[in-house]
RNA sequence: AGAGUUGGUGGCUAGGGUUCCGGCCCUGCGGGGCGUCUGGUCCGAGAGCUGCCGCCCGGCGGUGCCGCAUCGCCGCCCGGGUGCACGGCGGGACAAAAGCCCGGGAGAC
Numbered sequence: 001a002g003a004g005u006u007g008g009u010g011g012c013u014a015g016g017g018u019u020c021c022g023g024c025c026c027u028g029c030g031g032g033g034c035g036u037c038u039g040g041u042c043c044g045a046g047a048g049c050u051g052c053c054g055c056c057c058g059g060c061g062g063u064g065c066c067g068c069a070u071c072g073c074c075g076c077c078c079g080g081g082u083g084c085a086c087g088g089c090g091g092g093a094c095a096a097a098a099g100c101c102c103g104g105g106a107g108a109c
Stems, first nucleotide, its partner, number of pairs: 007053006015043002020040002022037001023034004054082006060075005084104001086107001090102003
């Protein structure tokens, strides 16, 4: 100086709105309005929590060799690791909004 990897997913939460339920108000009883209604269904984190998987490393066991070593392969075995991360405006979807997606973006350090 260059290249590669640093992953996927379930549950939950912060958060979010208002399709449905509920609530409140109105009603000619058909229904209508309100999310500046605590809530249930619902959406929901790259930088939140947690589980599983994947991947990497080490050990152990088995196996290939007459034997050992080395090396390779296998393991429904064990242990460890999977770093760091400040962030608009604006746009997008679903009923609608959002820490969702654009996006580890633009930008900053």
Predicted 3D model of a 109-nucleotide RNA (Guanidine-I riboswitch aptamer) from a Hyphomicrobiaceae bacterium. Its Rfam family is "Guanidine-I riboswitch aptamer". Rfam links the family to the GO term regulation of gene expression. It was read from a public genome assembly, where an Rfam model found it. Of the family's consensus pairs, 100% are formed in the model.